[in-house]
Context: one part of a larger RNA
Molecule: small-subunit ribosomal RNA, central domain
Organism: uncultured bacterium
RNA sequence: UUGGGUUUAAAGGGUCCGCAGGCGGAUUUAUAAGUCAGUGGUGAAAGCCUGAUGCUUAACAUCAGAACUGCCAUUGAUACUGUAAGUCUUGAAUUCGAUCGAAGUGGGCGGAAUAUGACAUGUAGCGGUGAAAUGCUUAGAUAUGUCAUAGAACCACCGAUAGCGAAGGCAGCUCACUAGGUCUGGAUUGACGCUCAGGGACGAAAGCGUGGGGAGCAAACAGGAUUAGAUACCCUGGUAGUCCACGCCGUAAACUAUCAAUACUCGUUUUCGGGGACUUCGGUCUUCGGAGACUAAGCGAAAGUGAUAAGUAUUGCACCUGGGGAGUACGAUCGCAAGGUUGAAACUC
Numbered sequence: 001u002u003g004g005g006u007u008u009a010a011a012g013g014g015u016c017c018g019c020a021g022g023c024g025g026a027u028u029u030a031u032a033a034g035u036c037a038g039u040g041g042u043g044a045a046a047g048c049c050u051g052a053u054g055c056u057u058a059a060c061a062u063c064a065g066a067a068c069u070g071c072c073a074u075u076g077a078u079a080c081u082g083u084a085a086g087u088c089u090u091g092a093a094u095u096c097g098a099u100c101g102a103a104g105u106g107g108g109c110g111g112a113a114u115a116u117g118a119c120a121u122g123u124a125g126c127g128g129u130g131a132a133a134u135g136c137u138u139a140g141a142u143a144u145g146u147c148a149u150a151g152a153a154c155c156a157c158c159g160a161u162a163g164c165g166a167a168g169g170c171a172g173c174u175c176a177c178u179a180g181g182u183c184u185g186g187a188u189u190g191a192c193g194c195u196c197a198g199g200g201a202c203g204a205a206a207g208c209g210u211g212g213g214g215a216g217c218a219a220a221c222a223g224g225a226u227u228a229g230a231u232a233c234c235c236u237g238g239u240a241g242u243c244c245a246c247g248c249c250g251u252a253a254a255c256u257a258u259c260a261a262u263a264c265u266c267g268u269u270u271u272c273g274g275g276g277a278c279u280u281c282g283g284u285c286u287u288c289g290g291a292g293a294c295u296a297a298g299c300g301a302a303a304g305u306g307a308u309a310a311g312u313a314u315u316g317c318a319c320c321u322g323g324g325g326a327g328u329a330c331g332a333u334c335g336c337a338a339g340g341u342u343g344a345a346a347c348u349c
Stems, first nucleotide, its partner, number of pairs: 004320003007303002012317001014202004021195003025088007033081002035077008049065006091192001092189005097183004103178007110155002114150008125136002163170002207248006216242002221237004259316006267294012298305002322349003331342004
């Protein structure tokens, strides 16, 4: 519990697809289900309401009216909604042409760095810190050079305030396959659309299962310091893990803390991808689609927002209703488990 809200106060689902449902462009005709009007019936009485009247008044009672917002039938109206049939092109889609990008999947190739090993040079330290120590080192370290091997990440520069993707996310080069957006002007279909409970798919990191792999980093763990203590911050090591394949998990400050779609509403400026016109070839103007900054009006509690709205409106979905108890208990369901989803109450302030 409403004529309210959801960036930050409680509140937008992590994202997309999509059945049912809800909503839906222009126009013609028919119909008359919704809708509107008239008429008839019914809507018991009492009560309620209005006006009279009767008990001295009132309560009360009696009479008359109205009302009974409804239902049924019938006769009409046809703007809107529906239904049926037809037409249209501006929404949507397809196609031809051009183009864009770290969009995805699989393969191939490459380099610097790091570590390890071998050899050579070479001798007493190296490393690390605020300062030290643990640690490594005369069995020759650190450093320098050559060669080899390994794995991971990055792919340094380019690199951006940039780009792409539904979101998560995506970056060396190259090949193959796949998907998508944008622009231009023709053609085609002719409302085929929007949203979407349930459902399905995807979904960082960590974690789990099986098998590989393991350079660096590094939870846990060990040691050294610091300290009153130091189960930390700092240092030396170091195992899971991080990587690959397949299968689970399904959560994040999954954030723009801002759901999707459509229409409309002053300006300035930067940038990315196209088109057009002009050009002194440097650019300038304009237009479509993205990504940003500032700002008028408006909105807002303010911070702010401001054509990528939090403005003005419409449609659909999701969600909120004091703090704690609690995202807990119980039940259900999913999961190998960890746990996830759904989700209270007592009590208390």